[in-house]
Context: one part of a larger RNA
RNA sequence: GCCUACGAGUUGCUCCUGUCGUGCGAGGUUAAUCCGCUCAGCGGAGAAGCCGCAGCGAAAGCGAGUCUGAGAAGGGCGCGCAGUACGGCGGGGCAGACGCGAAACCGGGUGAUCUAUCCAUGGUCAGGGUGAAGGUGCCGUAACAGGUGCUGGAGGCCCGAACCGCCUGGCGUUGAAAAGCCAUCGGAUGAACUGUGGAUAGGGGUGAAAGGCCAAUCAAACUCGGAAAUAGCUCGUACUCCCCGAAAUAUAUUUAGGUAUAGCGUUUGCCAUAGAGCCUGCCGGAGGUAGAGCACUGAUUAGGCUAGGGCCCUUCACCGGGUACCAAACCUAGACAAACUCCGAAUGCCGGCAGGUGUUGCCAGGCAGUCAGUGGCAGGGUGAUAACGUCCUGUCGCGAGAGGGAAACAACCCAGACCAUCGGUUAAGGUCCCAAAAUACCAGCUAAGUUGAACAAAGAAAGUUGGAUUGCCCAGACAACCAGGAGGUUGGCUUAGAAGCAGCCAUUCCUUAAAAGAGUGCGUAAUAGCUCACUGGUCGAGCGAUCCGGCGUCGAUAAUUUGCGGGCAUAAGCUGGUUACCGAAACCAUGGAUUCUAUCACUUGAUAGAGUGGUAGGGGAGCAUACCGACCCCGCCGAAGGCGGCCUGUGAGGGCUUCUGGAGGGGUCGGCAGAGAAACUGUAGGC
Numbered sequence: 001g002c003c004u005a006c007g008a009g010u011u012g013c014u015c016c017u018g019u020c021g022u023g024c025g026a027g028g029u030u031a032a033u034c035c036g037c038u039c040a041g042c043g044g045a046g047a048a049g050c051c052g053c054a055g056c057g058a059a060a061g062c063g064a065g066u067c068u069g070a071g072a073a074g075g076g077c078g079c080g081c082a083g084u085a086c087g088g089c090g091g092g093g094c095a096g097a098c099g100c101g102a103a104a105c106c107g108g109g110u111g112a113u114c115u116a117u118c119c120a121u122g123g124u125c126a127g128g129g130u131g132a133a134g135g136u137g138c139c140g141u142a143a144c145a146g147g148u149g150c151u152g153g154a155g156g157c158c159c160g161a162a163c164c165g166c167c168u169g170g171c172g173u174u175g176a177a178a179a180g181c182c183a184u185c186g187g188a189u190g191a192a193c194u195g196u197g198g199a200u201a202g203g204g205g206u207g208a209a210a211g212g213c214c215a216a217u218c219a220a221a222c223u224c225g226g227a228a229a230u231a232g233c234u235c236g237u238a239c240u241c242c243c244c245g246a247a248a249u250a251u252a253u254u255u256a257g258g259u260a261u262a263g264c265g266u267u268u269g270c271c272a273u274a275g276a277g278c279c280u281g282c283c284g285g286a287g288g289u290a291g292a293g294c295a296c297u298g299a300u301u302a303g304g305c306u307a308g309g310g311c312c313c314u315u316c317a318c319c320g321g322g323u324a325c326c327a328a329a330c331c332u333a334g335a336c337a338a339a340c341u342c343c344g345a346a347u348g349c350c351g352g353c354a355g356g357u358g359u360u361g362c363c364a365g366g367c368a369g370u371c372a373g374u375g376g377c378a379g380g381g382u383g384a385u386a387a388c389g390u391c392c393u394g395u396c397g398c399g400a401g402a403g404g405g406a407a408a409c410a411a412c413c414c415a416g417a418c419c420a421u422c423g424g425u426u427a428a429g430g431u432c433c434c435a436a437a438a439u440a441c442c443a444g445c446u447a448a449g450u451u452g453a454a455c456a457a458a459g460a461a462a463g464u465u466g467g468a469u470u471g472c473c474c475a476g477a478c479a480a481c482c483a484g485g486a487g488g489u490u491g492g493c494u495u496a497g498a499a500g501c502a503g504c505c506a507u508u509c510c511u512u513a514a515a516a517g518a519g520u521g522c523g524u525a526a527u528a529g530c531u532c533a534c535u536g537g538u539c540g541a542g543c544g545a546u547c548c549g550g551c552g553u554c555g556a557u558a559a560u561u562u563g564c565g566g567g568c569a570u571a572a573g574c575u576g577g578u579u580a581c582c583g584a585a586a587c588c589a590u591g592g593a594u595u596c597u598a599u600c601a602c603u604u605g606a607u608a609g610a611g612u613g614g615u616a617g618g619g620g621a622g623c624a625u626a627c628c629g630a631c632c633c634c635g636c637c638g639a640a641g642g643c644g645g646c647c648u649g650u651g652a653g654g655g656c657u658u659c660u661g662g663a664g665g666g667g668u669c670g671g672c673a674g675a676g677a678a679a680c681u682g683u684a685g686g687c
Stems, first nucleotide, its partner, number of pairs: 001687006011095003015092010027051003033045005055062002065077004098236002101233001105226006116200009125190001127159003130155001134151006163187003168183004202218001204214003239622006249262005263370002265367005271361001276360001277357009291343001292341002297337002301333004306327001308326002310323004373398010403414003418592004423588003429582003432567003438579001440578006451569001459554002463551010480538005486511003491505003517532001521530002593612008623676001625673001627671008641660002644657005
C1' cells in the first nucleotide's frame, strides 16, 4: 500500500422552545399507589400535583384593571384572538453528549538487584625508579650550628601492567552491540578500586553541582485510581436525487485563528397586488467632492510704489542725502493648498409622476453557516505617484464557476454547463504546417528577423517614408575643379616676442578692387607656410535650412543550451480597409427529464411560460441494511451467500441467469434501529 471486518450527532431527564400528528377542549392531564386480567404487558381506579382560564404593583393589596401620584390629570404595563396531554421530528439546556488525541494535576501504593551518597565487614594493586625525616661514622663548633659518607624508606612522588577511566581519530549508525570495536590516551598507595550485607523514596532522596542520578524513564520515577480530567486546538465523521444558496463585514469582547448580537442564506406562516420592491425616463430637492479660483486663511515669483530696518556719505549733535541690500501694506503680472473657497459639476442619494418588470416586498417564527478572504478596474490614504505591499470606498470576478481564448496560467478576454445528438449559427480569438479555417483581396510602411523575452527610458544619428514653413537658383544656384584671396599694417596695448590666429581694447577703420575679416581653422619661439570666409571661370538643374508625423537603428548587461508555444516567415511582420471561413457546454434545432407559475381537466395528467453551475448551509423526496408485527409466497426438482453474464431505473438501486454453494429465504403494508466508510500517520487479521 491493497483486501476483509470493526470504526464517530447517541441515550436519559415533560427542563425550555418550535413544528407536525392524534385525543379532549375553557378546559386538558394524571403521578405514586391500588384493583383486575389471558401478567416483562394490558384494562380500570387514583385530582395529590402541573399547565391554561387576569392582570398590575417592591409589597400590603386591589382587580379588567392596576401602579405612580394630591389628583376622577398624564404616563407605564395590562384588558379581543385556546389551551392541554401524549407521540414523531427540528433546535437548546444538564449530563463524557459526534469520535479519537494531550502535556499535565491530585490520591494510594511499588521501587536504591541500575545508579548517587553513607554505614558495617572483607578483598585487590606485576615490576621498575626517586631517595624526605630520623639514625650513625668522620669533619667541624667554646657548645650549638653546619658539612660529608653510610644507613633509612617518606610521598593525594615518577615510569608502567592488572584494575579503574575515556582525550582524540577512524569504523559502526535497519550496528556484532538500544553506547560497541580498533588505534591513541588519563589514574594506577590513593579524595584509589572492588565483593557481600545494610541505610536514605518522589516536591522526596542523593549529588567534589552536570538539573546529574534514583532499574535502557527524571526541571519532579513507576504503578493503579479520580477519569471518558480539560483541549476556544488538529484530524476524521460513512447511501442517492431534487429546489434555493451565503459570508470572510459592523459592534463588543483578558478579544483578535474563539464567541455574542446585527448583516448576508434557507424555510414556514400572516399581510400586501399597489400608495410594496427593482429598472428606465422626466420633474423637484439637499450637498461642497472633481474641476476651477484667489474673494477669506495661509503659502508664493517678478516688477512697481513705499513705511520700517541695514549699509554708505554728511554732521559736534539734531537735521539731511544716497542705495542694482532686506522688506510690511498697496498696485501690476504670474501662480499653490487634505485640514483655503467668491464658485462649482458628473455620478450617487431623497421625494414625486409616468412607463416597464411581475411578487422579486414588509413583518413574525424555526434552522443555519459566515467573523483568516483574494485579484482586476476606478477614486484615495500609507509606502518611494515601490511591492503578487498595506488600509478604506465603488464595481466586476475568483472564492462557490465548468466550457472557448491568452503556449502552459483561481482572478485577464469571451461565455454562466439539466441530459442526449457523427445537427446548425456565432463570441473572444483566429485561418502556411504542427492545428479547425484565406499561402484571400486592395493601399501603404518596415530591412531591423524589428516583429518575436521588456508596448524598457533619458539621450544619440544625412536610416527610410510622409507633411508644413522658408532661403538660393538658367541674370547659372549646390557640390567638385581652375584662379584670386591684396594694400595702409607687424592696428593699438601687453609682452622676451605677440606680425589675422596666447591675452586685452576698439566708432574691427580706410584704400585698390570682380572679390578679399584688423581674419574660420591648422601651423611658427616669433615670422614664414597651408586653409577658410569672399570673388571670377568651367559645368548645367535643382540645392540648402527649420519644424511636425509613420516605421525602423543605437542606447540594451545575469547567473545550466536555445528563448515568437515550435517549425519557421521578407510576410506567415506592421498600419488602414474589404469579403469569406473556422471557432465554446453561448444561441438555435430535435428528443427527453425535472421545478415553479398559469389555465384546463380532475386525483392521472395535458398545454403554455419562466427556470434547472454551485462550497458552507437550509429545505424536500427517496434507495439500501438488520430485527419485529400482520397478511401472502418461494425452497434439496436446490434457499441465502459467492465468481461472472444479460436486462432495467435520473440515482441510491432492482430483476433474470450458467456455474458454485448446500438450508434457509422473500414480497406488500407498518414499526424499531448498534442503519450505509475511502480517507482518522485509525484498530485487528491476511497478502